This is a predicted structure of a 98-nucleotide RNA (Bacterial small signal recognition particle RNA) from a Planctomycetota bacterium.
Formats: sequence, C1' cells, structure tokens
RNA sequence: CAGCCGGACCCCGGGAGCGGAAGGCGGCUGAAUCUGGUCAGGCCUUGACGGGAGCAGCCAUAAGGUUGCUGACCGCGUUCCGGGUGCUCCGGCUGUGC
Repeated sequence: CAGCCGGACCCCGGGAGCGGAAGGCGGCUGAAUCUGGUCAGGCCUUGACGGGAGCAGCCAUAAGGUUGCUGACCGCGUUCCGGGUGCUCCGGCUGUGC
C1' cells in the first nucleotide's frame, strides 16, 4: 500500500425499555335553591276518611373533582434484531513493496 474479515459510527425497517399522552372502562366523591325519588315537621284542603303542594333529612345521580386500569399517538446523548451505504475510525488475517 492492496485485498478480505470483524467492530464502531451513519441511514432504513421492525421490536422492547423509559417518560408523556387524547380517548375509553371502573371506584370514590359530588346540587341550600334553579336534578329526580321518598318526603318527618309545619302549611293548605275535607264534616270526617283522606287528599295536596312541599322545606329539612335521607337515597340516587348531573356538571365537576379525585383515583385505578387501559391506551391510538408523541418523545429519547436507552437497547435488541434484520437490511443498506461509506475517499471515515479501530482491531485482526493474508499478500506485496521499502
């Protein structure tokens, strides 16, 4: 110096990891009144039996809040596999020349 082999780096494709994430599915919570149900008391009504509207309370839930699971998708000086490229770098082998 040349050839070959391996590796690093670069590109493409496909996975994983970590972080984020619309949405979805649950739990809990959640309305003085302008949600529903049940409506003590009190009120109205009836000769009476009863009936009526209905506050508080209780129950259920809405918007919302909180929490768990999942998660299309996004990100990366994390990693793996397959493929590609190179006048780059590292290592090895062979040959040639000095």
Model confidence (mean pLDDT): 84 of 100. Its Rfam family is "Bacterial small signal recognition particle RNA". The family's RNA type in Rfam is non-coding RNA gene. NCBI's taxonomy places the organism under Bacteria, Pseudomonadati, Planctomycetota.